Record summary
Large-subunit ribosomal RNA, domain IV from a soil metagenome, 350 nucleotides, folded computationally.
[in-house]
Context: one part of a larger RNA
RNA sequence: CUCGCGUUAAGGAACUCGGCAAAUUACAUACGUAACUUCGGGAGAAGUAUGGCCUUCGGGGGAUGUUAAAGUUUCCAGGAGGUUGCAGAGAAAUGGCCCAAGCGACUGUUUACCAAAAACACAGGUCUCUGCGAAGUGGCAACACGACGUAUAGGGGCUGACACCUGCCCGGUGCUGGAAGGUUAAGAGGAGGGGUUAGCGGGCUUCGGCCGCGCGAAGCUCUGAAUUGAAGCCCCAGUAAACGGCGGCCGUAACUAUAACGGUCCUAAGGUAGCGAAAUUCCUUGUCGGGUAAGUUCCGACCCGCACGAAUGGUGUAACGACUUGGGCGCUGUCUCAACGCGAGACCCG
Numbered sequence: 001c002u003c004g005c006g007u008u009a010a011g012g013a014a015c016u017c018g019g020c021a022a023a024u025u026a027c028a029u030a031c032g033u034a035a036c037u038u039c040g041g042g043a044g045a046a047g048u049a050u051g052g053c054c055u056u057c058g059g060g061g062g063a064u065g066u067u068a069a070a071g072u073u074u075c076c077a078g079g080a081g082g083u084u085g086c087a088g089a090g091a092a093a094u095g096g097c098c099c100a101a102g103c104g105a106c107u108g109u110u111u112a113c114c115a116a117a118a119a120c121a122c123a124g125g126u127c128u129c130u131g132c133g134a135a136g137u138g139g140c141a142a143c144a145c146g147a148c149g150u151a152u153a154g155g156g157g158c159u160g161a162c163a164c165c166u167g168c169c170c171g172g173u174g175c176u177g178g179a180a181g182g183u184u185a186a187g188a189g190g191a192g193g194g195g196u197u198a199g200c201g202g203g204c205u206u207c208g209g210c211c212g213c214g215c216g217a218a219g220c221u222c223u224g225a226a227u228u229g230a231a232g233c234c235c236c237a238g239u240a241a242a243c244g245g246c247g248g249c250c251g252u253a254a255c256u257a258u259a260a261c262g263g264u265c266c267u268a269a270g271g272u273a274g275c276g277a278a279a280u281u282c283c284u285u286g287u288c289g290g291g292u293a294a295g296u297u298c299c300g301a302c303c304c305g306c307a308c309g310a311a312u313g314g315u316g317u318a319a320c321g322a323c324u325u326g327g328g329c330g331c332u333g334u335c336u337c338a339a340c341g342c343g344a345g346a347c348c349c350g
Stems, first nucleotide, its partner, number of pairs: 001345008010336002014334001019331001027051005036041001038161001052083006059076006096329007103321002108120002124159007136145003162316004167246003172243002174239005181234003187228002192223005199215003202211003247265005274308001275305001286302005
């Protein structure tokens, strides 16, 4: 010096990103206990007092005993005196507390080995699919799960207790329904065309025949127009707790300022309630108020919302949380500022 412990004058968070770590608290009995609340809670709220042993005093309860009692023994709370401090309780384990705010309702779950959370789940809500050989899932299939269930059931999506609520837009995309018209595949259909050639014609001929010639039936074969032809798409509706979206400019009131009001352009419709410098606010340490001697954080307001907003839910909310933020009391070697002790290393010698 390092690690693990113990103690510390005075101060007591001045440490630090941050009370990280440590300390405090801790047991029993009695008293006492706020806001708020879903009336269960909150609550061990907070806070206060007492505590061992010995002697003695009266009271009360139990046991034993007896006709009843006395006596003996034990328990409970207490009075007085004394004594110990090693606090006390306990074999041991063994809450620090309070206030305000954010997020998530809650108990749960998770990144085995850097994240336990505000993430996931959750009961509840809602939409949607599914009539049973269900939908859906696994499998080539058989088959299996779903389910020995049957719409108060099962699958999927979103939201996430509870309370109050959940506005406008269906133009785009999706989904559902519709079927008149347009478009449209294979298939059906087979007008027409090409190839092949029995034959016929033409040319040449030494009359035996020959040819880069023409036409060409049937058959075979290749191709193929009209016409017909479903879903889909176009089209017509519906649907947002489907994916999503929810304006601009100008003017106007008898101080000024502002604009209930008006004009105009665009849109499918122009953001309702509630909330708002917010886990969202760039400018920004916005402005005002509170707390501090001093506060980029925090709390309460304001609203100019760069760029909140209603189940990608909005706003609240008792209880809960090894969650996050701010403050206070207590407590302390975190610090002022360091010291000593115990143990193990490091280091030196063998």